A computed fold for a 72-nucleotide RNA from a bacterium, annotated as transfer RNA.
Its mean pLDDT, the model's own confidence on a scale to 100, is 80.
Rfam family: tRNA. The family's RNA type in Rfam is transfer RNA.
RNAcentral records the identical sequence in 2 taxa.
The sequence is in RNAcentral, with records from ENA and MGnify.

């Protein structure tokens, strides 16, 4: 330098182009318990970035950024 893959919650992962983007774990609040743990309930919290296509984009297209892999 060229090619390929990946980027969603604090972490690990879902999400046929169409409902308010969900789950597990962690953290927070409450219930339960003499207390703690376990268990139950609730709330908070995210689409890497800039454009484009579309009635509608996490999803499709283009540029960029970051990480990983391959070739030279």
């Nucleotide at each position: 330098g060229c090619c390929c893959c990946u980027a969603u919650a604090g972490c690990u992962c879902a999400a046929u182009g169409g409902a308010u983007a969900g789950a597990g774990c962690a953290g927070c609040a409450g219930c339960c318990u003499u207390c703690u743990a376990a268990g139950c309930u609730g709330a908070c919290a995210a689409u890497c970035u800039a454009g484009g296509u579309u009635c509608g984009a996490c999803u499709c297209c283009u540029g960029g950024u970051a990480g990983g892999g391959g070739c030279a």